Transfer RNA from a Candidatus Poseidoniales archaeon, 72 nucleotides, folded computationally. It matches the Rfam family "tRNA". Rfam classes the family as a transfer RNA. RNAcentral records the identical sequence in 5 taxa. The coordinates come from a structure-prediction model, not an experiment, and the mean pLDDT is 81. RNAcentral holds the sequence, with entries from ENA.
RNA sequence: GCGCACAUGAUCUAGUGGUUAUGAUACGAGGUUCCCAACCUCGUUACCCGAGUUCGAGUCUCGGUGUGCGCA
Numbered sequence: 001g002c003g004c005a006c007a008u009g010a011u012c013u014a015g016u017g018g019u020u021a022u023g024a025u026a027c028g029a030g031g032u033u034c035c036c037a038a039c040c041u042c043g044u045u046a047c048c049c050g051a052g053u054u055c056g057a058g059u060c061u062c063g064g065u066g067u068g069c070g071c072a
Base pairs, nucleotide, nucleotide: 001071002070003069004068005067006066007065010025011024012023018055026044027043028042029041030040031039048064049063050062051061052060
């Protein structure tokens, strides 16, 4: 330099263009227990950036940035 893939809470992750973005972990509060752990209930934080298509974009298209893999 060229090609391909990926980017969603603090971490991991689901999401066939549609109505409140999913689950787990973590963290906080409460319950339970003599205490801790475990368990139960509730709560908190997210779509990498810009543009386009569309009535509607996390999702499709283009560009950028970053990461990974392959080729040279």